The RNA shown here (c-di-AMP riboswitch aptamer (ydaO/yuaA leader)) has 129 nucleotides and comes from a soil metagenome.
Its Rfam family is "c-di-AMP riboswitch aptamer (ydaO/yuaA leader)". Its family is annotated with regulation of gene expression and cyclic-di-AMP binding in the Gene Ontology. The literature on the family includes a 2004 paper in Proc Natl Acad Sci U S A by Barrick et al., "New RNA motifs suggest an expanded scope for riboswitches in bacterial genetic control".
Model confidence (mean pLDDT): 82 of 100.
RNA sequence: CGCUUAAGACAUCGCAAGGUGCCGCGGGGGACCCAACGGCACAUCCCGUGCCACGGGGCGAACGUGGGCUUUGCCCACAAGAGGACUUCCAACCUCGAGCCCGGCAGCUAACCUCGUAGGCGUGAUUGG
Numbered sequence: 001c002g003c004u005u006a007a008g009a010c011a012u013c014g015c016a017a018g019g020u021g022c023c024g025c026g027g028g029g030g031a032c033c034c035a036a037c038g039g040c041a042c043a044u045c046c047c048g049u050g051c052c053a054c055g056g057g058g059c060g061a062a063c064g065u066g067g068g069c070u071u072u073g074c075c076c077a078c079a080a081g082a083g084g085a086c087u088u089c090c091a092a093c094c095u096c097g098a099g100c101c102c103g104g105c106a107g108c109u110a111a112c113c114u115c116g117u118a119g120g121c122g123u124g125a126u127u128g129g
Base pairs, nucleotide, nucleotide: 001122002121003120004119008023010021011020012019013018024117025116026115027114028113029112034107038052039051040050041049042048055105056102057101058100059099064078065077066076067075068074069073081096082095083094084093089129090128091127092126
């Protein structure tokens, strides 16, 4: 000076690492209405109770399928999808196609409440129309 990303700006404290505030950006929870309602038994005016089966949900592009092996892990191929120094479209090429979290619980959702603002890379860094 740039890329990925929500992950940046300003101010302030601190020798520094870092912290705090505010703005910006991003995520989650959270009404009416709408949507949704596992099975069995008991109870049944209403609220419900127990058992069985089993979960359910969030961030992210990363939903998944098939095969192999020294099999609960690893590898290979494909793949929805994602990214590539101004923006959009087309084409080609390259790369990714992971991981983590909540803890029996959350649909949507105004008001309202709350959290994050990491990390990892590049130095002509994709090319053409």